The RNA shown here (Bacterial RNase P class A) has 386 nucleotides and comes from a Planctomycetota bacterium. Lineage of the source: Bacteria > Pseudomonadati > Planctomycetota. The model forms 92% of the base pairs in the Rfam consensus. Its Rfam family is "Bacterial RNase P class A". It is annotated as a ribozyme. The gene name in the source record is rnpB.
RNA sequence: AGAGUGGGUCGGACGGUCGCCGGCCUUUAACAAGGUUGGAGGAAAGUCCGAGCAGGACAGGGCACGGUGGUGGCUAACGGCCACCCGGGGUGACCCGCGGGAAAGUGCCACAGAAAAUACACAGCCGAUGACCUCGAUUCGUCGGGGUACAGGCAAUGGUGAAAUGGUGCGGUAAGAGCGCACCGCGGCAUCGGUGACGAUGCCGGCACGGUAAACCCCACCGCCUGCAAGACCAAGUAGCUGACAUCUGGCCCGGGUGAUAACAGCUGGUAGGUCGCUUCCUGAGAAAUCGGGAGAGCCAGCCGGUAACGGUUGGUCGAGAUAAAUGGCCGCCGCCCGUCACGUCUGACGGGAUACUGAACUCGGCUUAUAGACCCACUCUUUUU
Numbered sequence: 001a002g003a004g005u006g007g008g009u010c011g012g013a014c015g016g017u018c019g020c021c022g023g024c025c026u027u028u029a030a031c032a033a034g035g036u037u038g039g040a041g042g043a044a045a046g047u048c049c050g051a052g053c054a055g056g057a058c059a060g061g062g063c064a065c066g067g068u069g070g071u072g073g074c075u076a077a078c079g080g081c082c083a084c085c086c087g088g089g090g091u092g093a094c095c096c097g098c099g100g101g102a103a104a105g106u107g108c109c110a111c112a113g114a115a116a117a118u119a120c121a122c123a124g125c126c127g128a129u130g131a132c133c134u135c136g137a138u139u140c141g142u143c144g145g146g147g148u149a150c151a152g153g154c155a156a157u158g159g160u161g162a163a164a165u166g167g168u169g170c171g172g173u174a175a176g177a178g179c180g181c182a183c184c185g186c187g188g189c190a191u192c193g194g195u196g197a198c199g200a201u202g203c204c205g206g207c208a209c210g211g212u213a214a215a216c217c218c219c220a221c222c223g224c225c226u227g228c229a230a231g232a233c234c235a236a237g238u239a240g241c242u243g244a245c246a247u248c249u250g251g252c253c254c255g256g257g258u259g260a261u262a263a264c265a266g267c268u269g270g271u272a273g274g275u276c277g278c279u280u281c282c283u284g285a286g287a288a289a290u291c292g293g294g295a296g297a298g299c300c301a302g303c304c305g306g307u308a309a310c311g312g313u314u315g316g317u318c319g320a321g322a323u324a325a326a327u328g329g330c331c332g333c334c335g336c337c338c339g340u341c342a343c344g345u346c347u348g349a350c351g352g353g354a355u356a357c358u359g360a361a362c363u364c365g366g367c368u369u370a371u372a373g374a375c376c377c378a379c380u381c382u383u384u385u386u
Stems, first nucleotide, its partner, number of pairs: 001382010012334001014332005020039008041357001045368002048366005053227004065223005070084005085099001086097004100218002105216002107212003122158002124154003129151002131148007166184006185207001186205008231276004239268005245259005280295006296318001298317008336353007
């Protein structure tokens, strides 16, 4: 210099002006006005996991159903995170893995192929042995040579397939074959190292059951259901009930029936609507502003422990709560990028351009996805120079 890998931060600043939502204060009978103060994000998104919280269900246990799945740790918890192991990829930094069990059982393996799982034999090889044909010899029992591919033997080679019953080599054989041997692979045992997943070494076994569990299934662990439109409270109108009213029954009261709901009173449930949940919470003092104490998986720094995730401790801090949904627009200036000109350089002048993804809706911890542009840290490979 070029090409990369991993991680992190920011994602416009300031001023003016016009607005929007909430809190507090003042004025006002009220509407409202004025002042002051707070007002989106790293993902607020997808709503995919885990929790808090709320309602329902629930003695306990089991079945069923669903989820998770290498090991050790972290955490309130998790399908998250950290470290490590194993397998795969990359020259490397590093990346990827839905990573328990196929030797409990069942199922499936299209097409092609002989055969897809108790292996098999299409082409092919052999035909030692037996059979048959033929030639020669013969002591007539048979023996030797050549041939056929009939019985039979084989799975090396070819072909099919995603996958064909260990691989390579040497020996061996009629041809072959773990048939024998060496190495690799596989399985078992022992020793050593490690908390463990696992690794290393040695010995033994010719090898014993291909793949698929995001197929049923088995094993271990976890799991009730629904979600803030949860849920609690207040409550118009309307409807209903009761009383009172009128009337019938009746001698009268109680009781019962009917009527009108035009008017009255009470009640039930609850619609529209509203309040709370709700944005830090609880509590003490004070008229209030405010001050103090406690709580929180809250946030930000420092220190300590840990390889790390993370934990402990000290100090500071608490930061939008709207409900059809506010958090915005314009101007100036600075910053960023590009071009032209000036200048020895620093730089200056002019002109132009860009500013992404997207937006709270009960709250947290994660994951995933989107993102113009800018910056920082650590590391790797290649080439060149000193």